Predicted 3D model of RNase P RNA and transfer RNA as a complex of 472 nucleotides. The prediction has a mean pLDDT of 75.

[in-house]
């Protein structure tokens, strides 16, 4: 000094002019409005609609099962599937020990990481076997039949062998020594690994050290499953008003019960809860229940207020915490359209990118992803350029 | 402003609970049959399984995050 990676922070600026929009003032007007001032007016992602929350409505929102949804501890947060710190675990280089295999300290970087000894699938092809070890393809073997042969032994055949080739992603721990016809954790010593018991350290996920047992329980839960925890539905078109406007109309099914009290009666009123119905599926529970209940086709308004932006708000700054954040104190108000406003033209400044120029400068050109729509913390996904830090590599000086 | 849904040869579709080298009809290509076509019959080419990652020995398929079409409700 150049590349690259990661994180962070900005992501054009000013001025005129001519427009939209919201709020306030101030003028003209009876009124509807007109006109003029001053102030405000897109994002870091406003996006995708993938989590959470607020915040409003439905009091049929109450349980079990089912259903879905997360998943290593601990912590932050209003809440999360999000974040910080740690753990484990994989890979990466380097050191350092060793003859090698490996195996130690710390470094970077990933990492959806609960249970595979609860149980059930399922691991194609290949392979002799593919999941309680049942299986012999080349193989390895004594005894016992058979047959050759004087005999060693040689074939077969009946048996026992998973050490050894080989086949696969994976073959039932490794390594040695005993032992056996041959072999095997078959017996034993050291390793590695599992369960369980115990001490230490750690809030904890865990590290570690000891003893002890089977001697070894394969992989797959982003496969059913089992644990543990969480989940009522609907989104601002929510919902509130105020104007307008109308239809207990029509089709189809289904129901219109039981008591009390008035009353001659029709029928009123007050209780039950029968049929129906309603809840995400189902069971219970509840509730609603006679101008009734579901279903289908339709009819009518389609205007205007509010929600609507003062908030888990911005900046600054102390001050706790390793950090994500916690606390405290000044200080400021910063977009509310509604078929949708935030633009369009000209000058200047700054950035790149090319061309002339020894240089000072000039000239052409070009500026990214994308734009609120009820707010907020995330997540993910897009991004021309520029600016800081950290890290790896290359050069070049010294 | 929200919700479903789907991408596989040129087209239209299959591919079930993961498994051999991913099929199937039309099309397209050669060759046979015909004096020629056409139909027919045979062979045969032809695929980033919409991207990219990840789980697994192993993904068109599980699982997550983009992309694009297509319905649908107010």
């Nucleotide at each position: 000094c150049c590349u690259g990676u990661g994180c962070a922070u900005c992501g054009c600026u000013c001025c005129a002019u001519c427009g939209c929009u919201g709020g306030u003032c101030c003028u003209c007007g009876c009124a509807a409005g007109a006109g003029g001032g001053c102030c405000g007016g897109a994002g870091g992602a406003a996006a995708g609609u993938c989590c959470g929350g607020g915040c409003a409505g439905c009091g049929u929102a109450g349980g079990g099962c089912a259903c879905c949804g997360u998943g290593c501890u601990u912590c932050c947060u209003a809440a999360c599937g999000g974040g910080a710190a740690g753990g484990g675990g994989c890979g990466c280089a380097a050191c350092c020990g060793g003859g090698a295999a490996c195996g130690g300290c710390g470094g970077c970087g990933c990492u959806a990481c609960g249970g595979a000894a609860a149980g059930u699938g399922c691991c194609g092809c290949a392979g002799a076997a593919a999941g309680g070890g049942a299986a012999a393809c080349c193989g390895c073997u004594a005894a016992c039949c058979a047959u050759c042969g004087c005999a060693a032994g040689g074939u077969g055949g009946c048996a026992g062998c998973a050490a050894g080739g080989g086949u696969g992603a994976a073959a039932a721990g490794g390594u040695g020594a005993g032992g056996u016809a041959a072999g095997a954790g078959c017996u034993c010593a050291c390793c590695a690994g599992c369960g369980c018991c115990g001490g230490u350290g750690g809030c904890g996920a865990c590290a570690u050290c000891g003893g002890u047992g089977g001697c070894u329980u394969g992989g797959u839960a982003a496969a059913c499953c089992c644990c543990a925890c969480g989940g009522g539905c609907u989104g601002u078109a929510a919902g509130a008003c105020c104007a307008u406007g109308u239809a207990u109309a029509c089709c189809g099914g289904g129901g219109c019960u039981c008591c009390g009290u008035c009353g001659c009666a029709a029928g009123a009123u007050g209780g039950a809860a029968a049929a129906g119905g309603g809840u995400u599926g189902u069971c219970c529970g509840c509730c609603c229940g006679a101008u009734c209940c579901c279903g289908g086709a339709g009819g009518g308004u389609a205007g205007g207020u509010c929600g609507c932006u003062a908030g888990a708000g911005g900046u600054c700054c102390g001050u706790c915490g390793c950090g994500a954040g916690g606390c405290g104190g000044a200080u400021c108000c910063c977009a509310g359209a509604u078929a949708g406003a935030u633009g369009a033209u000209g000058g200047a400044g700054g950035c790149c990118u090319u061309u002339c120029g020894c240089a000072a400068g000039a000239g052409a050109g070009g500026a990214a992803c994308a734009a609120a729509a009820c707010c907020c913390g995330g997540c993910u996904u897009a991004u021309a350029g520029a600016u800081g830090c950290a890290c790896a590599g290359g050069c070049c000086u010294u | 402003u929200c919700c479903c849904u789907g991408g596989u040869a040129g087209c239209u579709c299959a591919g079930c609970u993961g498994g051999u080298u991913a099929g199937a009809g039309c099309a397209c290509a050669u060759g046979a049959c015909u004096g020629u076509u056409a139909a027919u019959c045979a062979u045969g080419g032809g695929g980033u399984c919409g991207c990219u990652g990840g789980u697994u020995c192993a993904a068109g398929u599980c699982c997550a995050g983009c992309c694009c079409g297509g319905g649908g409700a107010g």